[in-house]
The prediction has a mean pLDDT of 82. Large-subunit ribosomal RNA, domain V from a Candidatus Staskawiczbacteria bacterium, 574 nucleotides, folded computationally. Rfam family: Bacterial large subunit ribosomal RNA. Lineage of the source: Bacteria > Bacteria candidate phyla > Candidatus Staskawicziibacteriota.

Context: one part of a larger RNA
């Protein structure tokens, strides 16, 4: 060096299960003041469904009665007729009693009483309850229908019992029940929605338009990249003629002051343009005034811009107007934001169309209103969550673990020396900067692994590094010695037992020359263990209506693998 047995369990990102934790896509259960929707209950209506009495309404007929502005003998509802009418079948006055009432009276019965009492005629807009008719107001009473509540009945209908019988007797009772209709309720149950971008996802924030930068001197350019507007106004703040010039600063100047109005002087648009900014802009695009609607109808040559679709511009011509003496100039505003495609119902106006005619109705054509359709190129007329009971396709296209890469944080070394160090910047220190290393924190980044690379600690076994804790060799000292501080050199060797705590760590005790700091998938779970952390059950607190949630606590809680290859450790043959 070959072979072979026995063993160990360090690698093969070992095997096993197309990650169960993230994400993204789809499904399921379950919630509730998410939408829709519906079993189911409630109401009221009618149909089955009849009769009566009573109230209270109303509405009709009949009697009966009722009417007060001022003037006037007084309580005059309206019209029309007429000069006469009531009265021994009791008149007028008187007493009583109900009614009404503007408290004056009026009406109506009894009763005494015995012949008279109004009217025409003054006063009044209208004349006589003297007398008839017709009628209204507002009460009263009877009488009919309707409705309304309450009751009663019994002959539908129900229920016990009984009969051969839907025969009989009690109860009930026009309710119930039972059909057809509205209405409300309705997680009891369904079906279903609950947006994206996101230097992982959630939470926070944004989603359309406009001005500037970024941008890289045509144009256009991204980002959770840096600033800020918009979701309208103006009848003039629009057109058109004419005419004009701010604003600061300094000096003067009564009240008058930093700043009101006069004057002078310089400066050169800094001022104003309705508001965000950029760009513009002076006999003006500001500012003031006269007259006025061109803030128009019907086209439109030609452009800019753009994937498309929106979107800007606009010679010129016909009408028809304003303004100006013309010449002209005006189809809104200095310009650039101030907005919503299509569907869909109403609404105006017209008839080319359908319904066989007419009436009506539909469609169609023009024209305008109705979207924070703001997730603003707009799913639907209408829409929120939870899941740790969860599944299913995916993804290392995306997160936690560890590697990678970077070093902001971190940590270690260097310069420079303000100053501390009685004096003295460097025995020790070392401000305010500054360069560098490490690859030990915390952190960006998403580059192998998500057809799976097990995750804190401890237990075993340990390898290595040197920026040395101890023991060794020096140097400096604010080193007398002793003990100390710094620094150099040096990895041969060693660095403890305990009590709390799932801990690392930490503190505490006792020691010890000394109890070093780190790397090795924060070494090591095909070598143990499972106390924490991170599943299914429970509990408290807190959020949440509520299924549920919680780097909040608390009890419980299945840890597979016979070793093929290297590796390493023995034994045998060759």
């Nucleotide at each position: 060096c070959c072979u072979g047995c026995g063993g160990c369990u360090a690698g093969a990102c070992g095997g096993a299960a197309a990650g169960a934790c993230c994400c993204c896509g789809g499904a399921a259960g379950c919630u509730u003041u998410a939408c829709u929707g519906u079993a189911g209950u409630u109401u009221g209506a009618u149909a089955u469904u009849g009769a009566g009495u009573u109230u209270u309404a109303a509405u009709u007929u009949u009697u009966a009665a009722u009417g007060c502005g001022u003037a006037g003998c007084g309580u005059a509802g309206u019209g029309a007729g007429u000069a006469g009418c009531c009265u021994u079948u009791g008149a007028a006055g008187u007493c009583a009693u109900a009614a009404u009432c503007u408290c004056g009276g009026u009406u109506a019965u009894g009763g005494u009483g015995g012949a008279g009492g109004c009217g025409c005629c003054a006063a009044u807009g209208a004349a006589a309850c003297a007398c008839u008719c017709a009628u209204c107001u507002u009460u009263a009473a009877a009488a009919a229908u309707u409705a309304u509540a309450a009751u009663u009945c019994u002959a539908a209908u129900u229920c016990a019992c009984u009969u051969a019988a839907g025969u009989g007797u009690g109860a009930u009772g026009a309710c119930a029940g039972u059909g057809u209709u509205a209405a409300a309720u309705g997680g009891g149950c369904a079906g279903u929605u609950u947006a994206a971008a996101u230097g992982g996802g959630g939470c926070a924030u944004u989603u359309g338009c406009c001005u500037c930068c970024u941008a890289a001197a045509a144009a256009g350019u991204a980002a959770u990249g840096g600033a800020g507007g918009c979701g309208u106004u103006u009848a003039a703040a629009g057109g058109u003629u004419a005419g004009c010039u701010a604003g600061c600063u300094c000096c003067g100047g009564a009240u008058g002051g930093a700043a009101a109005u006069c004057g002078g002087a310089g400066c050169g648009a800094u001022a104003g343009g309705g508001c965000a900014a950029a760009g513009c802009c002076a006999a003006a695009a500001g500012c003031u005034a006269g007259c006025u609607u061109u803030a128009c109808u019907g086209c439109a040559a030609g452009a800019c811009g753009g994937a498309u679709a929106u979107g800007u511009c606009g010679c010129g011509c016909a009408g028809u107007u304003g303004c100006g003496a013309a010449a002209g100039c005006a189809g809104a505003a200095c310009u650039u934001a101030g907005u919503g495609a299509a569907c869909c119902g109403a609404c105006u106006u017209a008839u080319u169309u359908u319904u066989a005619u007419a009436g009506a109705a539909a469609a169609u054509a023009a024209g305008a209103a109705g979207a924070u359709c703001a997730u603003c190129a707009g799913c639907u007329a209408a829409a929120a969550g939870c899941u740790a009971c969860u599944c299913c396709g995916g993804g290392g296209a995306u997160a936690a673990c560890a590697g990678g890469c970077u070093a902001g944080u971190a940590c270690u070394g260097c310069c420079c020396g303000a100053g501390c160090g009685u004096c003295c910047a460097u025995a020790g220190c070392g401000a305010c900067g500054g360069c560098a290393g490490u690859g030990u924190u915390c952190g960006g980044c998403a580059c192998c692994u998500c057809g799976a690379u097990g995750u804190c600690g401890g237990c075993u076994c340990a390898a290595c590094a040197c920026a040395u804790c101890c023991u060794g060799g020096g140097g400096g000292u604010g080193a007398a010695g002793c003990a100390g501080c710094u620094c150099c050199c040096a990895a041969g060797g060693g660095u403890u037992u305990g009590g709390c705590u799932g801990u690392u760590c930490g503190c505490c005790a006792a020691u010890u020359a000394a109890a070093g700091u780190g790397u090795u998938a924060c070494g090591u779970g095909a070598g143990c263990u499972g106390g924490g952390u991170u599943c299914a059950a429970a509990c408290c607190g807190u959020c949440g209506u509520g299924a549920g949630a919680c780097a909040g606590g608390u009890u419980g809680g299945u840890c597979c693998c016979u070793a093929u290859c290297u590796a390493c450790c023995g034994c045998a043959g060759g």